[in-house]
RNA sequence: CUGGCGUAUUGGGGAGAGUCUCCUGCAUCGGAGCACCGAAGGGGCAAGCCGGGCCAGUCGAACUGCCCGGUGAAACUCUCAGGUAACAGGGACCCAUACUGCCA
Repeated sequence: CUGGCGUAUUGGGGAGAGUCUCCUGCAUCGGAGCACCGAAGGGGCAAGCCGGGCCAGUCGAACUGCCCGGUGAAACUCUCAGGUAACAGGGACCCAUACUGCCA
């Protein structure tokens, strides 16, 4: 110097779904109800791998098949949480910047 990783209450980009009904005159707040979204967070598991089991195939070790358990992802899935006009806020993820940081 470059690249990667990590961190940052640093800056930027960033979707989806109800202006739903009633209490109630009020796209707010609160309550009740119905309908939806998935990209805060959270839950679930496929192949593979590991261990065990009994039976079948093989002369047999073993291998294969099957069953059980463990491990094992997501932007898949669930919709608990959260969210559903605009504004605001949040927002997975991405970019940039910074760093007495780590690796090459």
A computed fold for a 104-nucleotide RNA from an Anaerolineae bacterium, annotated as Glycine riboswitch aptamer. The prediction has a mean pLDDT of 79. The organism belongs to Anaerolineae, within Bacteria.